Small-subunit ribosomal RNA from an uncultured bacterium, 1463 nucleotides, folded computationally. The coordinates come from a structure-prediction model, not an experiment, and the mean pLDDT is 85. The sequence is in RNAcentral, with records from ENA and SILVA. Rfam family: Bacterial small subunit ribosomal RNA. Its family is annotated with structural constituent of ribosome and ribosome in the Gene Ontology.

RNA sequence: AUUGAACGCUGGCGGUAUGCUUAACACAUGCAAGUCGAACGGAAACGAUGCUAGCUUGCUAGCAGGCGUCGAGUGGCGGACGGGUGAGUAAUGUAUAGGAACUUGCCCAGUAGUGGGGGACAACUUAUGGAAACGUAAGCUAAUACCGCAUAAUCUCUACGGAGGAAAGUGGGGGAUCUUUCGGGACCUCACGCUACUGGAUGGGCCUAUAUUAGAUUAGCUAGUUGGUGAGGUAAUGGCUCACCAAGGCGACGAUCUAUAGCUGGUCUGAGAGGACGAUCAGCCACACUGGGACUGAGACACGGCCCAGACUCCUACGGGAGGCAGCAGUGGGGAAUAUUGGACAAUGGACGCAAGUCUGAUCCAGCAAUACCGCGUGUGUGAAGAAGGCCUUAGGGUUGUAAAGCACUUUUAGUAGGGAGGAAAAGCAACUAUUUAAUACGUAGUUGCCGUGACGUUACCUACAGAAAAAGCACCGGCUAACUCCGUGCCAGCAGCCGCGGUAAUACGGAGGGUGCAAGCGUUACUCGGAAUCACUGGGCGUAAAGCGCGCGCAGGCGGGCUUGAAAGUCAGAUGUGAAAGCCUAUGGCUCAACCAUAGAACUGCAUUUGAAACUUCAAGUCUAGAGUGUGGGAGAGGAAGAUGGAAUUAGUUGUGUAGGGGUAAAAUCCGUAGAGAUAACUAGGAAUACCAAAAGCGAAGGCGAUCUUCUGGAACACUACUGACGCUGAGGCGCGAAGGCGUGGGGAGCAAACAGGAUUAGAUACCCUGGUAGUCCACGCAGUAAACGAUGAAUGUUAGUCGUUGGGGAGCUCGUCUCUUCAGUGAUGCAGCUAACGCAUUAAACAUUCCGCCUGGGGAGUACGGUCGCAAGAUUAAAACUCAAAGGAAUAGACGGGGACCCGCACAAGUGGUGGAGCAUGUGGUUUAAUUCGAAGAUACGCGAAGAACCUUACCUGGCCUUGACAUUGAUAGAAUCUGCUAGAGAUAGCGGAGUGCCUUCGGGAGCUUGAAAACAGGUGCUGCACGGCUGUCGUCAGCUCGUGUCGUGAGAUGUUGGGUUAAGUCCCGCAACGAGCGCAACCCUCGUGACUAGUUACUAACGGUUCGGCCGAGGACUCUAGUCAGACUGCCUCCGCAAGGAGGAGGAAGGUGAGGACGACGUCAAGUCAUCAUGGCCCUUACGGCCAGGGCAACACACGUGCUACAAUGGUUAGGACAAUGAGAUGCAAUAUCGCGAGGUGGAGCAAAUCUAUAAACCUAAUCUCAGUUCGGAUAGCAGUCUGCAACUCGACUGCUUGAAGCUGGAAUCACUAGUAAUCGUAGAUCAGCUAUGCUACGGUGAAUACGUUCCCGGGUCUUGUACACACUGCCCGUCACACCAUGGGAGUUGGUUGCAAAAGAAGUAGGUAGUCUAACCCUCGGGAGGACGCUUACCACUUUGUGGUCAAUGACUGGGGUG
Repeated sequence: AUUGAACGCUGGCGGUAUGCUUAACACAUGCAAGUCGAACGGAAACGAUGCUAGCUUGCUAGCAGGCGUCGAGUGGCGGACGGGUGAGUAAUGUAUAGGAACUUGCCCAGUAGUGGGGGACAACUUAUGGAAACGUAAGCUAAUACCGCAUAAUCUCUACGGAGGAAAGUGGGGGAUCUUUCGGGACCUCACGCUACUGGAUGGGCCUAUAUUAGAUUAGCUAGUUGGUGAGGUAAUGGCUCACCAAGGCGACGAUCUAUAGCUGGUCUGAGAGGACGAUCAGCCACACUGGGACUGAGACACGGCCCAGACUCCUACGGGAGGCAGCAGUGGGGAAUAUUGGACAAUGGACGCAAGUCUGAUCCAGCAAUACCGCGUGUGUGAAGAAGGCCUUAGGGUUGUAAAGCACUUUUAGUAGGGAGGAAAAGCAACUAUUUAAUACGUAGUUGCCGUGACGUUACCUACAGAAAAAGCACCGGCUAACUCCGUGCCAGCAGCCGCGGUAAUACGGAGGGUGCAAGCGUUACUCGGAAUCACUGGGCGUAAAGCGCGCGCAGGCGGGCUUGAAAGUCAGAUGUGAAAGCCUAUGGCUCAACCAUAGAACUGCAUUUGAAACUUCAAGUCUAGAGUGUGGGAGAGGAAGAUGGAAUUAGUUGUGUAGGGGUAAAAUCCGUAGAGAUAACUAGGAAUACCAAAAGCGAAGGCGAUCUUCUGGAACACUACUGACGCUGAGGCGCGAAGGCGUGGGGAGCAAACAGGAUUAGAUACCCUGGUAGUCCACGCAGUAAACGAUGAAUGUUAGUCGUUGGGGAGCUCGUCUCUUCAGUGAUGCAGCUAACGCAUUAAACAUUCCGCCUGGGGAGUACGGUCGCAAGAUUAAAACUCAAAGGAAUAGACGGGGACCCGCACAAGUGGUGGAGCAUGUGGUUUAAUUCGAAGAUACGCGAAGAACCUUACCUGGCCUUGACAUUGAUAGAAUCUGCUAGAGAUAGCGGAGUGCCUUCGGGAGCUUGAAAACAGGUGCUGCACGGCUGUCGUCAGCUCGUGUCGUGAGAUGUUGGGUUAAGUCCCGCAACGAGCGCAACCCUCGUGACUAGUUACUAACGGUUCGGCCGAGGACUCUAGUCAGACUGCCUCCGCAAGGAGGAGGAAGGUGAGGACGACGUCAAGUCAUCAUGGCCCUUACGGCCAGGGCAACACACGUGCUACAAUGGUUAGGACAAUGAGAUGCAAUAUCGCGAGGUGGAGCAAAUCUAUAAACCUAAUCUCAGUUCGGAUAGCAGUCUGCAACUCGACUGCUUGAAGCUGGAAUCACUAGUAAUCGUAGAUCAGCUAUGCUACGGUGAAUACGUUCCCGGGUCUUGUACACACUGCCCGUCACACCAUGGGAGUUGGUUGCAAAAGAAGUAGGUAGUCUAACCCUCGGGAGGACGCUUACCACUUUGUGGUCAAUGACUGGGGUG
């Protein structure tokens, strides 16, 4: 885009078309083919007229074929047309173009005729059978029915002499004549008929060529088959039929068989070529319940005819009969689905008729259906308060929206009423003219007038009337694809054409508002074409995506070198015929337009005939040598076959020597060996394979070929040119060759080695490893016929830049060599143009062209099943479908990953030191428990974490008691200063009753703050979502990376830069480079420490001077230490060496040396990492509660498990006594000295200090003594008693003190952590939080103060480059097979059932043809006996139904079974 459509929702009008695609299933009822009285005998019915009879005087009955007419019958014509359907049919069909051996009723033209006889049969009457249908017998009768006779042709036959050989009348009119039964007839004439022949027209029969679906898993078919001769038959040719003869005919250009199918003009689509279809209309064919058959006829083997058989239906008196909607309506059924049992012959057409006319479900109309196409309408203008309502909202507004309302108009269509064409011309009647004729009859033709025919029809059309009045829906809105928001839902419900959407903020589901697109329709479904160059003729491919047969030879076929001549098949041109009409296209015209219709043109790309042309192809003839082949010559080679002969090695055997192992592996064991192995030496045997040479080498068609020699043999290359003269290329089928493995027969068997056995390994190990070992490997002869049979690249020919090797042959050159140049043929590397999706190929093409063959058409199913062929088997070859998926695949890119590679780094390992893991306790977590044990954190990156401090509070949890505008904020009516305080009840919150108190500012209006408080907006929530978010944080990681602009390269993703060579802690720097620059990171800038200088000098300091209570205490000093501000200093700067440089190694100087040490500082990003419980915040949820207040409890529980710590286990130690040296920091609700009391915690008291001023015994350490290796003078848990302090309050649940108690624990398994120098280890001190404290935690501070680093193989993490990838949630990836379960389709299957068909038989209705001895018989003949002819019967041949046997094939089904697919 389309449709004969259907379904869903909706539906105003008209025009024009179309309407059982399924069951060629079955059909009730009505109609669809009759007509002619001008062929005939006639008269059942009706009517008119006349007569008669009866009477209820207009009815009934009867008579009259005399009239109009006419049932039934005889006869003629028509029922072969028209109408329906598409079952069958792959050719007896159709389409196109031709042909000769035919026929043709009615029609046209012509010629000739139409004379004279006969016998019957219906109807009818009588009798009779039957239920009926329908008969039977006897008798009467007519004809345009039937039959002779006559005549006849240019008819037919012929032996050429001849023979055969037709007919029918009817009607109208009529003057004379004749006749009459008085109606008429003869006669004349006209019309319609009849007969014979010829020609035409039309229709039909037959023949030929070409075209006409699929399957080869259908390859052979055929006996009347193919042809001939002769007969028969037909309208006619012909094996159409028969007899005889011959053995042909068809087929790979697809016979036969199977499946499907009516064919065409055309229709739909498409740019076209094509593809699909064959409704309506038109042409042809076939069919008419199924099968067979003939009759009649011009025509049929006949839709509404006949006979027979069968199935079905109906009637029946059971004896027998009837029927055929695939005609029009209609019914049932089937189906997703397709209309009225309508009107009329008015028109067009048909049959009959002289005609009027009759018939006509053909046809014309109407009805039903939005089924399709076309047209029209459902209003128009104005109208902003941008109304109300709806929806959204950032709450302002926006949108629906000029839309509505309102105002002003119009009236198509529908409605009512009225008017009103055209389709109608004929016919008939009258008159006139012409023609015919003897005729002014009749008839025919024309003109004029009159009459008058319409189903549709309430027609089309026109006018009037009223009133916006009666007339809009459907689908969609994630992308493709025009159109967006809210609510509901929460991987549910659902959507979906593909991708996909939905798991609590869904533009994708459902609803709404809004929008978009079409519009009396809109969507969906189905079918067809297009897009699809996705079967490629136009117009595709085959190295890696699907696809080159494993290779050759070669029949058919296809294609084929130069020149000349001829022919004219292809080709090209002209002409003629045809290509039906309709349709398409163009033009014009008619319906108001359009759809639709009419007229004309063009076209119908085709076929045939004919006339020409001769370039090309073809054919024929001739010729040529460039293709191809033959010859001659000397060379190369693992080319093939057979035979012969070697050496090395393995193994076995024999013998000698010799002794304890050997062998094997990562390590072992099985195994061999004291019966003497292995080793070694000699000899013997046997089989297989041929080191070095050896190579990008050579040969071969491929497979493949490797010691040497001999024989036989194939091919290729080169050179020379002598010969042949296109002999060529390719190659479906076919034939041959064809690795390894396998099979058969017979040999052989050293080594190796499937299977197998044993030993190991392992969770297992039917494997990898080891020890053995049989087929096999080898030979001969057969079979097999496949491989990643690969260059994943078919063969042949020609053309198209180079360079460098190498093999074979030839030529040339010189410097004569192990040389150079060149040429032909092979074989490699690299590379341009070109090609390619890219990778890559590139004279050995995957380039440019030609020829031929093979093959491909999404993945899986499946190279499978079935069938065929081959094979001994294994199996090979040919080769599907159902079903299922939305991908499968190629090449390349950037990542990630690798038990890949290279380089590098890090307390990563190693080297060390000290720990954890074992004990007790502290603390956190899990688990468990509980009314509650609030919540969060979860590998690294949770677990002494949030928490820098839970007895109440905190507190979020639980129990109980209370409050409801609230503890808190804003607005605001009222009242009151605020505020302080007492008593009572209660666990308290709270409630009740009192007391004191009357303020501040002011422009004098009021204002600020506080309290009370009805009602309402609202407050409040540590309720949920960290996967809606902000902010902050952890981690990779202080790792060195992450990017951008421009340019360049690439079809592109992307690349380059950023890679490379060095160097660095560093993408740090240098060099190079299609890159040049830049940004975030690194470094530096900042802080602290280390040196110095300057400045300053109290509370710090004290060298000199003075004083002194001997304490820098005082005066004093500004030197020193220190304090805290500003500077200096370090830059590989200098030297040596290495290096192009960057830089590195060493050295000097220096307080410090190569980023001096430490800190702060954390790129792009990752982990949907953490946090809604710090805070902020979207959405959701609660609102006398999930909010608020209070008391008590809980967060502290305790079979257990884990993390982090503390204290220890002791002598490098404990205890006692004495003695020495810090730094940071803190202090007013505070730190607190001297003094004093207490054993002590602490009490009393309070100097000093808002701090360089006052406040703290630093400890390890040193000295001395003691303990003497023990569960101890170690260790301190646990427990008892007594106390101290804080605090409303130490029971749950604080810390500390004293006395007593005195547990585990004697250095810790597997495993694991931290640390590289002022570090680890060890020692104490301070602070935050804080009333107190659970602190052994955390954060700081100083004291003492080590060991070790060979090095980068390994573990972990990271960086750069490279490589592979089937990964992308990115290796915690992906993914294979069995098993289990469910479902689906399918193969096999003992079989079973059905369809169809072959062959061989049986059977034989009706019918036709042949025969005929039985029976019957009008026309003609007759010698009257009969004959001719005919009918019936019988019989023969053919043959339908039907039956039997045996095959083929298709389908369905089948216990069981095989694999496959999906989950």